About this RNA: The RNA shown here (Bacterial large signal recognition particle RNA) has 269 nucleotides and comes from a bacterium. A source record names the gene ffs. Model confidence (mean pLDDT): 77 of 100. Rfam family: Bacterial large signal recognition particle RNA. Rfam links the family to the GO terms SRP-dependent cotranslational protein targeting to membrane, signal sequence recognition and signal recognition particle, plasma membrane targeting.

[in-house]
RNA sequence: CCGUGCUAGAUGGGGAGGUAGCGGUGCCCUGUACCCGAAAUCCGCUUUACGCGGGGUUGAACUCCCGACCUGAGGAUGUCAUUCUUUUGGUCUGACAGGAUGUAAGUGGUGUUGAGGGUUGGGUCCCACGCGACGGGAUGCUCCGAACCAGGUCAGGUCCUGACGGAAGCAGCCUUAAGGAGAUUUUCUCGUGUGCCGUGGGGGUGCCUGGCCGGAGCUAACUGCGUCCUGUUCCGCAGGGGAGUGGCAAACGACGGUUGGGUGCACGG
Numbered sequence: 001c002c003g004u005g006c007u008a009g010a011u012g013g014g015g016a017g018g019u020a021g022c023g024g025u026g027c028c029c030u031g032u033a034c035c036c037g038a039a040a041u042c043c044g045c046u047u048u049a050c051g052c053g054g055g056g057u058u059g060a061a062c063u064c065c066c067g068a069c070c071u072g073a074g075g076a077u078g079u080c081a082u083u084c085u086u087u088u089g090g091u092c093u094g095a096c097a098g099g100a101u102g103u104a105a106g107u108g109g110u111g112u113u114g115a116g117g118g119u120u121g122g123g124u125c126c127c128a129c130g131c132g133a134c135g136g137g138a139u140g141c142u143c144c145g146a147a148c149c150a151g152g153u154c155a156g157g158u159c160c161u162g163a164c165g166g167a168a169g170c171a172g173c174c175u176u177a178a179g180g181a182g183a184u185u186u187u188c189u190c191g192u193g194u195g196c197c198g199u200g201g202g203g204g205u206g207c208c209u210g211g212c213c214g215g216a217g218c219u220a221a222c223u224g225c226g227u228c229c230u231g232u233u234c235c236g237c238a239g240g241g242g243a244g245u246g247g248c249a250a251a252c253g254a255c256g257g258u259u260g261g262g263u264g265c266a267c268g269g
Stems, first nucleotide, its partner, number of pairs: 001269006009058003012030004020046005034055004064262007074252001077249013092236001094233010105223003108219003117213008125202006131195002133192006141182004150175004158167003
């Protein structure tokens, strides 16, 4: 160096999760890289933890093992941004409803039979005094009105007297008191949501009215516009949850590639 036969090894790997930690079953990615049994309220292990048990194939190598580098599927973590969905909040934005305030573009009303404005007088208002009206009371006028305890006149009758004559006095009549009625032409007094009232003083926001100056607007009822307030809705906005996409960060990392190194035994030639 070659041939033959064995053995170590190989017969997938990785991620998350689980675990004190390691590997497996289970889930996911990659890929084709043997079969059987058990394995998640789990199976086998213990400081590098060779998965366990039983078989098959290959087998010292370009094919096995180790290190470095390149590339990089993939899943998970943190963070930022963004899309969709769900839920919560509610006036900073939007929309709607109502109100307040201003404006004067439109409509309306009013205005040369004179606007706004200026000036002047008066009324309405307050106080005092006065007059009147109305209402009440009193008074005055007229009328009624006293069996007896009002008056005048007093028939009849009564009493006194010799007579002459006198006295008291009922009824009636007349006039009156207390009281009542009537009319309205008296006078006094009290009162007032009384008065185209009077005199004087005061006041002057608002309203009404008259005169003079002056020469074209005034009003804000409706629509519009601006600002503010209240309420409703939740459009934007803010927060929470879920699903997805992308960027960044640092890890893990299959397949693949480059390079370096390492690794048996026996027999024969």